Notes
A computed fold for a 536-nucleotide part of an RNA from a metagenome, annotated as small-subunit ribosomal RNA, 5' domain. The coordinates come from a structure-prediction model, not an experiment, and the mean pLDDT is 84. RNAcentral holds the full RNA, with entries from SILVA.
Context: one part of a larger RNA
RNA sequence: GGACGAACGCUGGCGGCGUGGAUUAGGCAUGCAAGUCGAACGCGAAAGUUUUCCUUCGGGAGAGCGAGUAGAGUGGCGGACGGGUGAGUAACGCGUAGGUAAUUUGCCUCUAAGUGGGGGACAGCCCCGGGAAACCGGGAUUAAUACCGCAUGUGACCGAUUUAUCGGUUAAAGGUGGCCUCUGCUUGCAAGCUAUCGCUUAGAGAUAAGCCUGCGUCCUAUUAGCUAGUUGGUAAGGUAAUGGCUUACCAAGGCGAUGAUAGGUAGGCGGCCUUAACGGGUGGUCGCCCACACUGGGAUUGAGAUACGGCCCAGACUCCUACGGGAGGCAGCAGUCGAGAAUAGUCUACAAUGGGGGAAACCCUGAUAGUGCGACGCCGCGUGGAUGAAGAAGCAUUUCGGUGAGUAAAGUCCUUUUCUUAGUGAGCAAUGCCUUUAAGGUUAAUAGCUUUAGAGGAGAGAUACUAGCUGAGGAAUAAGCUCCGGCUAACUCCGUGCCAGCAGCCGCGGUAACACGGGGGGAGCAAGCGUUGUCC
Numbered sequence: 001g002g003a004c005g006a007a008c009g010c011u012g013g014c015g016g017c018g019u020g021g022a023u024u025a026g027g028c029a030u031g032c033a034a035g036u037c038g039a040a041c042g043c044g045a046a047a048g049u050u051u052u053c054c055u056u057c058g059g060g061a062g063a064g065c066g067a068g069u070a071g072a073g074u075g076g077c078g079g080a081c082g083g084g085u086g087a088g089u090a091a092c093g094c095g096u097a098g099g100u101a102a103u104u105u106g107c108c109u110c111u112a113a114g115u116g117g118g119g120g121a122c123a124g125c126c127c128c129g130g131g132a133a134a135c136c137g138g139g140a141u142u143a144a145u146a147c148c149g150c151a152u153g154u155g156a157c158c159g160a161u162u163u164a165u166c167g168g169u170u171a172a173a174g175g176u177g178g179c180c181u182c183u184g185c186u187u188g189c190a191a192g193c194u195a196u197c198g199c200u201u202a203g204a205g206a207u208a209a210g211c212c213u214g215c216g217u218c219c220u221a222u223u224a225g226c227u228a229g230u231u232g233g234u235a236a237g238g239u240a241a242u243g244g245c246u247u248a249c250c251a252a253g254g255c256g257a258u259g260a261u262a263g264g265u266a267g268g269c270g271g272c273c274u275u276a277a278c279g280g281g282u283g284g285u286c287g288c289c290c291a292c293a294c295u296g297g298g299a300u301u302g303a304g305a306u307a308c309g310g311c312c313c314a315g316a317c318u319c320c321u322a323c324g325g326g327a328g329g330c331a332g333c334a335g336u337c338g339a340g341a342a343u344a345g346u347c348u349a350c351a352a353u354g355g356g357g358g359a360a361a362c363c364c365u366g367a368u369a370g371u372g373c374g375a376c377g378c379c380g381c382g383u384g385g386a387u388g389a390a391g392a393a394g395c396a397u398u399u400c401g402g403u404g405a406g407u408a409a410a411g412u413c414c415u416u417u418u419c420u421u422a423g424u425g426a427g428c429a430a431u432g433c434c435u436u437u438a439a440g441g442u443u444a445a446u447a448g449c450u451u452u453a454g455a456g457g458a459g460a461g462a463u464a465c466u467a468g469c470u471g472a473g474g475a476a477u478a479a480g481c482u483c484c485g486g487c488u489a490a491c492u493c494c495g496u497g498c499c500a501g502c503a504g505c506c507g508c509g510g511u512a513a514c515a516c517g518g519g520g521g522g523a524g525c526a527a528g529c530g531u532u533g534u535c536c
Base pairs, nucleotide, nucleotide: 001536002535003534004533006532007531008530009529010528013381014380015379016378017377018376019374020373026337027336028335030334031333032332035077036076037075040074041073043071048065049064050063051062052061053060054059084292085291086290093217094216095215096214097213098212099211100210103209104208108205109204110203111202112201113200114199115198116150118148119147126139127138128137129136130135155170156169157168158167159166160165161164174197175196176195177194178193179192183190184189185188218264219263220262225255226254227253230252231251232250233249234248235247236246237245267289268288269287270286271282272281273280274279294315295314296313297312298311317328318327319326320325345371347370348369349368353367354365355364356363357362384414385413386412387411395404396403397402419473420472421471422470423469424468433457434456435455436454437453438452439451440450441449442448480525481524482523483522484521485506486505487504491520492519493518494517495516501508502507
């Protein structure tokens, strides 16, 4: 000199873009952060209101609408993404370059073939019982794209051999719209036709992941020896898959001064800071990978699991309890306590982008978009401009003549960025939805559905009293901080008297202190200026 996720002191006008729990991976009240689908399925209220009947005039009963709505349940997909944190980890964790003939991959795209016929349950609802609750037990009943057989077998797998054949094993689920050409009948419907969304079995792709390997990856030798599933083989098991991954047997190996083992520290990288470069330091925000989710174990489901807002067990802690027993997990977004030098709103919206579900409308989304707070950082703007005396007053100094502050002020003439106020006013809105036209596809069809192109329509903006623009008003609303002995730009007066104090280094102060404290003056930077800390 530069840099910072900074803090502290004094001061503080505005805007844009960024950025903000670095310490206790300490404890957490409250709200929200993952749902969705009725076009998979069976159920199914109430308030209110209308009406009929009865009535002891209080009301009661029934029916309709509300409504196949709210709602719970079965089922499907998604809760493995997105979001957080850096405790652990010195490791194939990460980086880089390869390998996988040793592998898996839901949704998506393409291709081929199929989607036949049956069955028995379980939730929910209802009844009974237990419990303070959480919830649990029993009975009866019911649907499905839930579950289970059977059939078929393009194909896949296994085994044989005649190498293209044989044998064995192995699938499925329907929903919705339209139509009456065919079939059936109840003559306008479906069991028919058709379209579409699904479902099943294979193959290919895409995407995502698993595993293996070469090289690189901090400090300590005041850590020198370490290792029995240890190193290798055979066989078996296990896995999607290789492998001591696991087990049995056999052999006795394997690693190490090119630093094994042990201890300490630490998430890694792209990057960032500094530097002419080499290097050195660092890993916050953003991106990729990894690990973790109160602590320690475990499995389950699934295409996929460290399963943060799933389950089980143990532990610590907190809460409820009728004392029998239960409930919980902010390292999600806000917020709170604590500790700390120190780090923000219990805000708005799904309008945009993206994600989940759905055919869609749409719903959900503390992702995200915005806004608020903090000079925490960078950048930009302003706090006025011109004129104005041989030069006011007060102030400081003086050799008492003067000199300085100083065109500075006042005064005069302007301007209006900002500010206040009034008005005007984009863009972020594209998709998607509805209607319709034309052409094509499907089809028995001029229904319907669908593709492309066009036209028209309704509605949708959190920010937001937006940005921008225009009018009006008025210099009006806006300057501080540090330093002045040398290094180092900037000097005098008074006070103090080795005191009080200063100080980055050298050093100042003991009666004329340019070094302490104050005044005046000056220098530097400026909405900041200094100090402290850390790195180059």